About this RNA: A computed fold for a 350-nucleotide part of an RNA from a metagenome, annotated as small-subunit ribosomal RNA, central domain. RNAcentral holds the full RNA, with entries from SILVA.
Context: one part of a larger RNA
RNA sequence: CUGGGCGUAAAGGGCGCGUAGGCGGGUACUUAAGUUAUAUGUGAAAGCCCCGGGCUUAACCUGGGAAUGGCCUAUAAGACUGAGUAUCUAGAGUAGGAUAGGGGGAAGUGGAAUUUCCGGUGUAGCGGUGAAAUGCGUAGAUAUCGGAAGGAACAUCAGUGGCGAAGGCGGCUUCCUGGAUCCAUACUGACGCUGAGGCGCGAAAGCGUGGGGAGCAAACAGGAUUAGAUACCCUGGUAGUCCACGCCCUAAACGAUGAGAACUAGCUGUUGGGGUGGUAAGACACCUUAGUAGCGCAGCUAACGCGAUAAGUUCUCCGCCUGGGGAGUACGGCCGCAAGGUUAAAACUC
Numbered sequence: 001c002u003g004g005g006c007g008u009a010a011a012g013g014g015c016g017c018g019u020a021g022g023c024g025g026g027u028a029c030u031u032a033a034g035u036u037a038u039a040u041g042u043g044a045a046a047g048c049c050c051c052g053g054g055c056u057u058a059a060c061c062u063g064g065g066a067a068u069g070g071c072c073u074a075u076a077a078g079a080c081u082g083a084g085u086a087u088c089u090a091g092a093g094u095a096g097g098a099u100a101g102g103g104g105g106a107a108g109u110g111g112a113a114u115u116u117c118c119g120g121u122g123u124a125g126c127g128g129u130g131a132a133a134u135g136c137g138u139a140g141a142u143a144u145c146g147g148a149a150g151g152a153a154c155a156u157c158a159g160u161g162g163c164g165a166a167g168g169c170g171g172c173u174u175c176c177u178g179g180a181u182c183c184a185u186a187c188u189g190a191c192g193c194u195g196a197g198g199c200g201c202g203a204a205a206g207c208g209u210g211g212g213g214a215g216c217a218a219a220c221a222g223g224a225u226u227a228g229a230u231a232c233c234c235u236g237g238u239a240g241u242c243c244a245c246g247c248c249c250u251a252a253a254c255g256a257u258g259a260g261a262a263c264u265a266g267c268u269g270u271u272g273g274g275g276u277g278g279u280a281a282g283a284c285a286c287c288u289u290a291g292u293a294g295c296g297c298a299g300c301u302a303a304c305g306c307g308a309u310a311a312g313u314u315c316u317c318c319g320c321c322u323g324g325g326g327a328g329u330a331c332g333g334c335c336g337c338a339a340g341g342u343u344a345a346a347a348c349u350c
C1' cells in the first nucleotide's frame, strides 16, 4: 500500500462551532488539466523469461526475441471529473403567519417539611435496633400549641411525556435570550455535507478567594456485631453539598450504536402542528407532517438481536481497532495552583 473491522468479542472522539483539506444538485456551451486512443523517441549493457547455437552433458558461454512500474513530445476524441461562462430550482437558506416546550441567563416571590431559638400546656421518659448500647431528658426532654430565625429542595400535576448538541433541565411571576416544528406563498440561486489542527461547552468529585451552612454527610469519635470488624447497623459529626467569581476537563460522558444524504412490506400507542369529515360545541374517525415508544416482513447478524429512529441496501467525510499482561503505565512534550489530565512506548512474560 492492498485488504478486514468498530451495539455486546479490540475499536465511535463526551458534545458542538468551524479553518485547511476531502466530497458535492439540474441544463447548455466552451476548454482540454485529469482521462482515453494512436504515433515518434526514450526506458544502456548484463541478468530474469522464450526460441535457437557451442563445449560428450550440466554449470558456463553465445545469437535472436520478448519484457521493462514508466517518462517526454505530437495528433485526435470530448462521455465522465476538473476549469470557465450562462441559466435553473428539487438541496440549503431568507421573508410572513402560527404552535408546543423543566432550552439558557437575571431579578423577585410562595407554601409544605426538617432543624434551632423564645413562650405556653405537661411529666418521665425519649430515641434507636434483629436485640441493644452510646446519645438526649427532672437544669423539665419526647409529645403538643403559638411565635421567630435560617438554609436547602420544590410533593401532587408527572407521563417508555416535553426541551436541549451533549453535559443536562422541574414551585410561581417578570425581564432578556437561543433553537425546533407546522402552514401557505414570495424571494436568493448550490450559498451544501463532513471536518485534521483550532476555538467553545462539558455531571459528580476536587482546587483557589470571599460568603453561607437547615438537612444530609466522606474523614473522624463513640456504641454495637464479630474470632477480628480500620465495615455493613446505631448515636454524633467536619470538609463538602448551597451562592459569587476563577480553575479543573474526567465518567458505564451509554443508545456501550460518529455526522450528513438517498432508497427499502406492514401494524399499534403517544407528543406537537396542519387539513378533511363529524358535532349545537365536543368526543371521535381519516389523511399529512415533525418527534417519541412497542411489535414485525425482507434483509442483516457468531448469536443475542436490529429491523424507515437499521445493526438492511448504497454514497461522502471524520474518529478509532490489530492477542493477554506489562499499561492507559514509564520517559519526554503540552496543560494545571495542586490533585492530576492529555499525548504515549519498550524490555520482559504467557
Base pairs, nucleotide, nucleotide: 004321005320006319007304008303012318014201015200016199017198021194022193023192025088026087027086028085029084030083031082033081034080035077036076037075038074039073041071042070049065050064051063052062053061054060091191092188093187094186095185096183097182098181099180103177104176105175106174107173108172109171110154115149116148117147118146119145120144121143125136126135162169163168206247207246208245209244210243211242215241216240220236221235222234223233258317259316260315261314262313263312266295267294268293269292270291271290272289273288274287275286276285277284299306300305323350324349325348332343333342334341335340